[in-house]
Context: one part of a larger RNA
Molecule: small-subunit ribosomal RNA, central domain
Organism: Porites australiensis
RNA sequence: CUGGGCGUAAAGCGUGCGCGUGCGUAGGCGGCUUUUUAAGUCGGAUGUGAAAUCCCUGAGCUUAACUUAGGAAUUGCAUUCGAUACUGGUUGGCUAGAGUAUGGGAGAGGAUAGUGGAAUUUCAGGUGUAGCGGUGAAAUGCGUAGAUAUAGGGAGGAAUACCGAUGGCGAAGGCAGCCAUCUGGCCUAAUACUGACGCUGAGGCACGAAAGCGUGGGGAGCAAACAGGAUUAGAUACCCUGGUAGUCCACGCCGUAAACGAUGUCUACUAGGAGCUGGGGUCUUCGGACAACUUUUCCAAAGCUAACGCAUUAAGUAGACCGCCUGGGAAGUAUGCGGCCGCAAGGCUAAAACUC
Numbered sequence: 001c002u003g004g005g006c007g008u009a010a011a012g013c014g015u016g017c018g019c020g021u022g023c024g025u026a027g028g029c030g031g032c033u034u035u036u037u038a039a040g041u042c043g044g045a046u047g048u049g050a051a052a053u054c055c056c057u058g059a060g061c062u063u064a065a066c067u068u069a070g071g072a073a074u075u076g077c078a079u080u081c082g083a084u085a086c087u088g089g090u091u092g093g094c095u096a097g098a099g100u101a102u103g104g105g106a107g108a109g110g111a112u113a114g115u116g117g118a119a120u121u122u123c124a125g126g127u128g129u130a131g132c133g134g135u136g137a138a139a140u141g142c143g144u145a146g147a148u149a150u151a152g153g154g155a156g157g158a159a160u161a162c163c164g165a166u167g168g169c170g171a172a173g174g175c176a177g178c179c180a181u182c183u184g185g186c187c188u189a190a191u192a193c194u195g196a197c198g199c200u201g202a203g204g205c206a207c208g209a210a211a212g213c214g215u216g217g218g219g220a221g222c223a224a225a226c227a228g229g230a231u232u233a234g235a236u237a238c239c240c241u242g243g244u245a246g247u248c249c250a251c252g253c254c255g256u257a258a259a260c261g262a263u264g265u266c267u268a269c270u271a272g273g274a275g276c277u278g279g280g281g282u283c284u285u286c287g288g289a290c291a292a293c294u295u296u297u298c299c300a301a302a303g304c305u306a307a308c309g310c311a312u313u314a315a316g317u318a319g320a321c322c323g324c325c326u327g328g329g330a331a332g333u334a335u336g337c338g339g340c341c342g343c344a345a346g347g348c349u350a351a352a353a354c355u356c
Stems, first nucleotide, its partner, number of pairs: 004325003007308002012322001014207004027200003031094003036089002039087002041083008055071006097197001098194004102189004109183004114178002116160001121155003126150002131142002168175002212253006221247002226242004264321006272299004278293001281290003303310002327356003338349004
C1' cells in the first nucleotide's frame, strides 16, 4: 500500500449550507429517448519496443554448468484505417427524479415587544410570644433590639405547576405561561407549469449545550471558591449553617461535550402484528369500517451479527459520494519545535524517543 473494516472491539466530522448569473466551490457519480462525433472502449495494418537475461527449437565443449544460432516474447508507445453497443462530447425531444404555483393544515421551530398568576426572598407597619431552624443525632446560625408563625400591603429577580404524553417542532445544539408583529421549514389534496435544473461534497462558510472570557447592566432563589459547625484515626469530602464568582439581560469572543441512536448523507428493493402524530380520500346502519400518504414507538419473520442485538426509521440486499480506523501505553500529549485560530483559558492539526 492492498485486502478488511467503522452500534458496543480501533474507527461516522457536533450539525447544516454549498444557492443565483451562460455552466460550475473543486472533484466523483448521474433518468428515458433522438441526431451526430469517435475522446474513452474494441479490431486491423505499419513503425518502434537496443543487446544480454527469461521461454522454445537447434548447435559446440564426452554430459552438465557454460557458450552460441534462430524464433518467440517484450502484454507498451506512436501513426493510420475501421466498428459504434456502452461511457463522454454535441443536437433535438420527454416526464417517472428534482423544483415552482394554487387551496387547506398541525406544531415548546426562530426573532422582537408586551403581559399574567403561583411560589421563594426581602422591606415597612399590625396580631402575637419564646423559641425557630437543622440533623442519623447535634452544633454553628437566627431570635426578648420581638424571630418563627399569621393576615393584608410594597419591591425585585428568576422559572413557567396542572395540561404533559416511549406527544409535537427543529439540521444539530435545542425549544414549554399567555398575547401581538415579523419569519424558516414540514405535511396534505387536486390540477397546471419548468424540463434532469439531480446526489454527494476535499477546501470554504454558517450555526453550535454547559462552563469560561471581555465591556456594561442585573442579582430573588440556587451556588464552584471560601468561612464556620458536625462526622472521622484524619475528613482539604459526603451532612448542616452561611456565602462570592456564576447562573439572568445586551453586545462581542470561545468552538468544545457520553455534541449518543456511541449508528454519515442520498436512492431503490425486501414477511407480518400492535399502537402514535397530522391532514386528505372511499364507504357507512353515523357506532364505525376500509385503502393510500406522513411522523413516531414497541414486538417480530427472512436476512445479517462474534454475541448482544438490528430487523421497511436496518446493523438486511444493492448503488453513489464523503469522513474515519490500522497493536497497548507514551498521547489526542509535545516543555525542545512548526502552522492556523483565540484577549486568555485553550482549540484545531499532530509526532517521536522509550516501553510491553